[in-house]
A computed fold for a 470-nucleotide part of an RNA from an uncultured bacterium, annotated as small-subunit ribosomal RNA, 5' domain.
Context: one part of a larger RNA
RNA sequence: AACGAACGCUGGCGGCAGGCUUAACACAUGCAAGUCGAACGCCCCGCAAGGGGAGUGGCAGACGGGUGAGUAACGCGUGGGAAUCUACCCAGUUCUGCGGAACAACAGUUGGAAACGACUGCUGAUACCGCAUACGCCCUACGGGGGAAAGAUUUAUCGGAAUUGGAUGAGCCCGCGUAAGAUUAGCUAGUUGGUGAGGUAAUGGCUCACCAAGGCGACGAUCUUUAGCUGGUCUGAGAGGAUGAUCAGCCACACUGGGACUGAGACACGGCCCAGACUCCUACGGGAGGCAGCAGUGGGGAAUAUUGGACAAUGGGCGCAAGCCUGAUCCAGCCAUGCCGCGUGAGUGAUGAAGGCCUUAGGGUUGUAAAGCUCUUUCAGUGGGGAAGAUAAUGACGGUACCCACAGAAGAAGCCCCGGCUAACUUCGUGCCAGCAGCCGCGGUAAUACGAAGGGGGCUAGCGUUGUUC
Numbered sequence: 001a002a003c004g005a006a007c008g009c010u011g012g013c014g015g016c017a018g019g020c021u022u023a024a025c026a027c028a029u030g031c032a033a034g035u036c037g038a039a040c041g042c043c044c045c046g047c048a049a050g051g052g053g054a055g056u057g058g059c060a061g062a063c064g065g066g067u068g069a070g071u072a073a074c075g076c077g078u079g080g081g082a083a084u085c086u087a088c089c090c091a092g093u094u095c096u097g098c099g100g101a102a103c104a105a106c107a108g109u110u111g112g113a114a115a116c117g118a119c120u121g122c123u124g125a126u127a128c129c130g131c132a133u134a135c136g137c138c139c140u141a142c143g144g145g146g147g148a149a150a151g152a153u154u155u156a157u158c159g160g161a162a163u164u165g166g167a168u169g170a171g172c173c174c175g176c177g178u179a180a181g182a183u184u185a186g187c188u189a190g191u192u193g194g195u196g197a198g199g200u201a202a203u204g205g206c207u208c209a210c211c212a213a214g215g216c217g218a219c220g221a222u223c224u225u226u227a228g229c230u231g232g233u234c235u236g237a238g239a240g241g242a243u244g245a246u247c248a249g250c251c252a253c254a255c256u257g258g259g260a261c262u263g264a265g266a267c268a269c270g271g272c273c274c275a276g277a278c279u280c281c282u283a284c285g286g287g288a289g290g291c292a293g294c295a296g297u298g299g300g301g302a303a304u305a306u307u308g309g310a311c312a313a314u315g316g317g318c319g320c321a322a323g324c325c326u327g328a329u330c331c332a333g334c335c336a337u338g339c340c341g342c343g344u345g346a347g348u349g350a351u352g353a354a355g356g357c358c359u360u361a362g363g364g365u366u367g368u369a370a371a372g373c374u375c376u377u378u379c380a381g382u383g384g385g386g387a388a389g390a391u392a393a394u395g396a397c398g399g400u401a402c403c404c405a406c407a408g409a410a411g412a413a414g415c416c417c418c419g420g421c422u423a424a425c426u427u428c429g430u431g432c433c434a435g436c437a438g439c440c441g442c443g444g445u446a447a448u449a450c451g452a453a454g455g456g457g458g459c460u461a462g463c464g465u466u467g468u469u470c
Stems, first nucleotide, its partner, number of pairs: 001469003005466005012342006018335002020300001025298003029295003034059003039056002042053004066253003075178007084170002089166008097131004106121006137146003151158002179225003186216003191213008228250004232243004255276005278289004306332001308331003314328001315326004345375004355366004379411001381406005389397001414459005419440003425454005435442002
């Protein structure tokens, strides 16, 4: 000098920021991801217009939000690379012809305590399947072979298929850099390389068969311990040291372990399956769950906030749109946790009042300090007006910021220290006791070092202590 701080004493206001560093401990409750009737059939209300409901279907749930357990690694940082994919978006080219079979919903029957099913029958689609067509596309031994589509409607549009290029995003490879320990010296069999095959969007022992015997290591392999990395942050004249909260980029994780499905994209926080631990329901047959989302609870801890408001703005998802959803976000609440600003009054006022303290008893000091007199009204208070943020509409914040008026010095000062280091001294009490202390050291009857008082010094809505870093 600094802090995501804590503790003690104290505490007026505002602006801006920050707020579980510990148990990646367990979680009651609510909310945090839906949307589309301009894809589709059906049911309910209604005279109709219209509204509502579950289901099929589409897009989105891979974003946004959280956490740092794991990871010493191509994980991250930086600079390169070739063998790749990319929904929605932009630009170009070419198409959008003809058929078919089902299945939810629904109706009936039926099982179960429930969760949830079973059977029969009916039905639609932008759901599923076949045929046709193919500029370009894919395979090819250059003969040939293969492959697509979906419609809706308010008639203005919104869509669908193939392909080329772009944009964006992502996967992969490499050089260099990236913690400690040698009281860890040898490590390695898919191990290292080759051929062929499989697999992938794609390269590759990624996987497999065969062949060879390689590969790494004192320039520290292997092992052990610790740790998310970076932009940055703190400190320092710098070099450096320490650190990685908030904000931003990347990575990893989502009760623990494993697995795949769907999909352009996941091996998926609020999806699925299996196993495990734990909790809950049960009619004991069987089921349900996952806050490291936002609040909140218990626990741990020196210690860290509201079960708030709004989608008004910004952004995201869906939708032609109207709009719906959005604990992202914007705001408000709590906390001196930090930084910054302001106030707690100003001027005048000596017979230098009273009181306190000291005293050589004369006086000194507190001290212009107070009182008194003359003023002012910031902030807080009361009343009135009242925004910008919003392009035409729409304002949670909020009757907020700000402006005007009114009243009255009125409502607003503490904390630490005074032996030296180190700014600041006397009296009383105590008597190696009680106590102080960062170091040196004070205290055993005259203590500027303990306790109190008076006085003084420092900082100030804070002041001191403790902890940590430089």